[in-house]
Molecule: transfer RNA
Organism: Candidatus Peregrinibacteria bacterium
C1' cells in the first nucleotide's frame, strides 16, 4: 500500500431485507435473613464510532473518515 470483517447500555452480544432499540451479566433500590451470601421483584442506564447523501422516516441502504482484528504484498 491492497483486501475482508467489526464498531449498539459499564461488559458480552442480539436486532438482516427502513417505521423513533432489546437480552444476559454487572451496578442501584426493595423483599427475604439476627447479619451476609444466595434467591425473588423493580426501576434506571443508549446523541446505535464520526461526517455527509437517499427517503415522509436510517442502527439498518449509499459515499467518505476514524479505531480495532485478520490476511496479502
Nucleotide at each position: 500500500g491492497c483486501c475482508a470483517c467489526u464498531u449498539u447500555a459499564g461488559c458480552u452480544c442480539a436486532g438482516c431485507u427502513g417505521g423513533u432499540a432489546g437480552a444476559g451479566c454487572a451496578a442501584u433500590g426493595c423483599u427475604u435473613u439476627c447479619g451476609u451470601a444466595a434467591a425473588g421483584c423493580a426501576g434506571a442506564g443508549g446523541u446505535c464510532u464520526c461526517g455527509g447523501g437517499u427517503u415522509c422516516g436510517a442502527u439498518u441502504c449509499c459515499c467518505g473518515a476514524a479505531a480495532g482484528u485478520g490476511g496479502c504484498u